Annotation: A computed fold for a 66-nucleotide RNA from a Gemmatimonadota bacterium, annotated as Fluoride riboswitch aptamer (crcB RNA motif). Rfam family: Fluoride riboswitch aptamer (crcB RNA motif). The family has 289 seed sequences and 2,293 matches in Rfam 15.1. Its mean pLDDT, the model's own confidence on a scale to 100, is 75. The organism belongs to Gemmatimonadota, within Bacteria.

RNA sequence: UUUCCCUCUGGCGAUGGAGUUCGCCGUUAACCGCCCCCCGCUCGGGCUGAUGACUCCUACCUGAAC
Numbered sequence: 001u002u003u004c005c006c007u008c009u010g011g012c013g014a015u016g017g018a019g020u021u022c023g024c025c026g027u028u029a030a031c032c033g034c035c036c037c038c039c040g041c042u043c044g045g046g047c048u049g050a051u052g053a054c055u056c057c058u059a060c061c062u063g064a065a066c
Base pairs, nucleotide, nucleotide: 010025011024012023013022016057017056018055019054020053021052033047034046035045036044
């Protein structure tokens, strides 16, 4: 210096925070939503959701009452 393995810590799961849980990754990574037009890319247009899942809080949206 390079390669491999193990351990520990850590990171990630399309918009915030916390708890629980699941999965993935290991810095060369996991992750970075969907649909339409187009041969494809790009450009353009449209749509859902604060969760990977559950619960709570906050923000946003809709309806009703005071």